[in-house]
RNA sequence: GAGGCAUUGGUGUAGUGGCAACACAAGAGGUUGUGGUCCUCUUGACAGGGGUUCGAUUCCCCUAUGUCUCC
Repeated sequence: GAGGCAUUGGUGUAGUGGCAACACAAGAGGUUGUGGUCCUCUUGACAGGGGUUCGAUUCCCCUAUGUCUCC
């Protein structure tokens, strides 16, 4: 230098154009003599920019980071 893949709450993962889901973690409450377990509720995310579209996490382009291959 060329090409491929990945990027979603604090963490690990779902989600093939129409309300972003689950688990753990965190906060609050219940239960308990205390703690743990268990139950209920809450908070919190689409890497950045642009394009297509009535509508984009999703399709297209560029950039960034990580990873793999080639040179």
The RNA shown here (transfer RNA) has 71 nucleotides and comes from a Candidatus Harrisonbacteria bacterium. Model confidence (mean pLDDT): 82 of 100. It matches the Rfam family "tRNA". Its family is annotated with triplet codon-amino acid adaptor activity in the Gene Ontology. It was read from a public genome assembly.